[in-house]
A computed fold for a 479-nucleotide part of an RNA from Roseibium sp. 10G30-5, annotated as large-subunit ribosomal RNA, domain I. Its Rfam family is "Bacterial large subunit ribosomal RNA". The full RNA is in RNAcentral, with records from ENA.

Context: one part of a larger RNA
RNA sequence: GGCAUUCGGUGGAUGCCUUGGCGACAAGAGGCGAUGAAGGACGUGAUACGCUGCGAUAAGCCAUGGGGAGCUGCGAAUAAGCUUUGAUCCGUGGAUUUCCGAAUGGGGAAACCCACUCCGUAUGGAGUAUCCCGCAAGGGAAGCAAACCCGGUGAACUGAAACAUCUAAGUAACCGGAGGAAAGGACAUCAACCGAGACUCCGUUAGUAGUGGCGAGCGAACGCGGACCAGGCCAGUGGUCAUAUUAGUAGAACCGGAACCGUCUGGAAAGUCGGGCCUUAGUGGGUGAUAGCCCCGUAUGGGUAGAAGCUUUUAUGAUCCUUGAGUAGGGCGGGACACGUGAAAUCCUGUCUGAACAUGGGGGGACCACCCUCCAAGCCUAAGUACUCCUUGUCGACCGAUAGUGAACAAGUACCGUGAGGGAAAGGUGAAAAGCACCCCGACGAGGGGAGUGAAACAGAUCCUGAAACCGGAUGCCU
Numbered sequence: 001g002g003c004a005u006u007c008g009g010u011g012g013a014u015g016c017c018u019u020g021g022c023g024a025c026a027a028g029a030g031g032c033g034a035u036g037a038a039g040g041a042c043g044u045g046a047u048a049c050g051c052u053g054c055g056a057u058a059a060g061c062c063a064u065g066g067g068g069a070g071c072u073g074c075g076a077a078u079a080a081g082c083u084u085u086g087a088u089c090c091g092u093g094g095a096u097u098u099c100c101g102a103a104u105g106g107g108g109a110a111a112c113c114c115a116c117u118c119c120g121u122a123u124g125g126a127g128u129a130u131c132c133c134g135c136a137a138g139g140g141a142a143g144c145a146a147a148c149c150c151g152g153u154g155a156a157c158u159g160a161a162a163c164a165u166c167u168a169a170g171u172a173a174c175c176g177g178a179g180g181a182a183a184g185g186a187c188a189u190c191a192a193c194c195g196a197g198a199c200u201c202c203g204u205u206a207g208u209a210g211u212g213g214c215g216a217g218c219g220a221a222c223g224c225g226g227a228c229c230a231g232g233c234c235a236g237u238g239g240u241c242a243u244a245u246u247a248g249u250a251g252a253a254c255c256g257g258a259a260c261c262g263u264c265u266g267g268a269a270a271g272u273c274g275g276g277c278c279u280u281a282g283u284g285g286g287u288g289a290u291a292g293c294c295c296c297g298u299a300u301g302g303g304u305a306g307a308a309g310c311u312u313u314u315a316u317g318a319u320c321c322u323u324g325a326g327u328a329g330g331g332c333g334g335g336a337c338a339c340g341u342g343a344a345a346u347c348c349u350g351u352c353u354g355a356a357c358a359u360g361g362g363g364g365g366a367c368c369a370c371c372c373u374c375c376a377a378g379c380c381u382a383a384g385u386a387c388u389c390c391u392u393g394u395c396g397a398c399c400g401a402u403a404g405u406g407a408a409c410a411a412g413u414a415c416c417g418u419g420a421g422g423g424a425a426a427g428g429u430g431a432a433a434a435g436c437a438c439c440c441c442g443a444c445g446a447g448g449g450g451a452g453u454g455a456a457a458c459a460g461a462u463c464c465u466g467a468a469a470c471c472g473g474a475u476g477c478c479u
Base pairs, nucleotide, nucleotide: 001478002477003476004475005474006473007472008471009470015464016428017427020399021398022396023395024394025393026392027391028390029388030387031144032143039100040099041098042055043054044053046078047077049075050074051073061094062093063092064091065090066089070082071081072080105114106113107112115128116127117126118125119124130141131140132139133138148179149177150176151175152174153173159166163213189196190195200227201226202225203224204223210218211217231380232379233378234324236321238320239319240318241317242316243315244314247311248310249309254302255301256300260275261274262273264271276293277292278282284296285295286294329353330352331351332350333349334348335347336346339365360375361374362373363372364371415422416421435463438450439449440448441447
């Protein structure tokens, strides 16, 4: 030095676990804001770094309902206190609520600077932005928010195996607006000589008919089957909305809530064995191993303030509407229709024009006739449909710490970047801290040896299990 065996170190794989995630379903809610939001800054505790809560009344103040013995949030403790004269805690309502932020007295490099008017003895209090409606009094708007919805503006990469019409796509993006849904909606609709009967959504019709440098592609409708159904109004016994009111419904914290003992093993019984019991309750969680009957619960029964919601009665008020002319139609130019100008109907309109008046008018895919069908140029309308920032409940042949959210931990943190922005790592002692009193070595260390706790300390805080790489000790053999 090599090989083998073995004992350790290092390391943190694996197994087991779950506080956290992911997904689905059901129900709720679908808004907040000048009565100052969302989001922040700075404060606030006996000590106070982070989180949480709160706001100079500052981990809180008041009232009320519940509750009934402990409490002063968490990491995390000590001190000092509170509490059966009912605290802490939970529900509901109220008070306070610095400064910035639409931010609104003016300014401004957000959380700062500087004013004026009125009231007040004073610390101080109130007011002073812009736009819209209104004679005024007064009222309204703004800003934020995940998706869903309607409208306006509107790409390119890409595909066409290049590329220009075309496609991607009326998509992305930007802008405006609204609601819990939005939009649409009661036929100037379809159909085909039979008839249907508002709108919306789904399945089918059908990748069909069509359209298309007839390329790539794009792509209906009638009809049928379902979901849901609702029709009204134009001056009235109306619709819609708001406010007040009547009656009902539902509903908080919370309360009651059945039934088990012994033996053995063990550190510990819920396990084993033996014998019982309850069940409208054998969902689930906890308890020193696996508990229907130990604890919390569960089935089930009870409970209720104020506010809000929904349905409903009545009253008051507001608003809408009188049959629809610069309209239908036409020319030119565009756009939308599955339909690229085509034989191109239908719909919208920038521009120029321009009817009829129910003895009338529109449509039936150029156009004409016949026939059929409907009545534009006014308004409103629930349900079925879309979505989930959020709340509650239940569930999972979903994950189990390199997984599952980026985040199970002081995570959008630390850190990086001028900035937009990017963005981690990091869980586990034990049933219980019982977290090693005391002694010894040592630098009044680090670390270790005893002793003690514990079932276990090779569970000693770098703490469950503890693989491999890698490092070393011991023994044997070979050189």